Notes
Transfer RNA from a Candidatus Dojkabacteria bacterium, 71 nucleotides, folded computationally. Lineage of the source: Bacteria > Bacteria candidate phyla > Candidatus Dojkabacteria. The sequence is in RNAcentral, with records from ENA. Rfam family: tRNA. Rfam links the family to the GO term triplet codon-amino acid adaptor activity. The coordinates come from a structure-prediction model, not an experiment, and the mean pLDDT is 82.
RNA sequence: GCGGAGUUAGUAUAAUGGUAGUACAAUGCCUUCCCAAGGCAUAGGUGCGAGUUCGAGUCUCGUACUUCGCU
Numbered sequence: 001g002c003g004g005a006g007u008u009a010g011u012a013u014a015a016u017g018g019u020a021g022u023a024c025a026a027u028g029c030c031u032u033c034c035c036a037a038g039g040c041a042u043a044g045g046u047g048c049g050a051g052u053u054c055g056a057g058u059c060u061c062g063u064a065c066u067u068c069g070c071u
Base pairs, nucleotide, nucleotide: 001070002069003068004067005066006065007064010024011023012022013021018054026042027041028040029039030038047063048062049061050060051059
């Protein structure tokens, strides 16, 4: 220098262009004499910038970073 894959909550990971989910973790409540375990609830997220579209995590372009391969 070229090409592929990836970037979503604190962590891991889903999501046919149509309300962004799940698990663990966190907080609160219930249960318990207390702790642990268990139950219920809540908060927290699409790398960045443009474009297309009635509507973009998803499609297009640019850009940053991570990773793999080639040279």